[in-house]
């Protein structure tokens, strides 16, 4: 140079086009002489432009980062 996949809270990962969940962390709380465990609640996200549609993590496209294949 040509093909294909992937990108979602801090970390792993879900999400038929229609309310972005789930576990781990992190805070805070109960509990405990104290800590840990356990249990309760909190905070926090869709890689960036554009387009389609009443509606876009989802479909369509151009960048842009990894990553596979191949000449």
């Nucleotide at each position: 140079g040509g093909g294909g996949g992937c990108g979602u809270c801090g970390u792993a990962u879900a999400a038929c086009g229609g309310u972005a969940g789930u576990a781990c962390a992190a805070u805070g709380g109960u509990c405990u002489c104290c800590a840990a465990a356990a249990c309760c609640a909190u905070u926090a996200g869709c890689g960036u432009g554009g387009g389609u549609u009443c509606a876009a993590u989802u479909c369509c496209u151009a960048c842009c980062g990894c990553c596979c294949c191949u000449g």
Molecule: transfer RNA
Organism: Patescibacteria group bacterium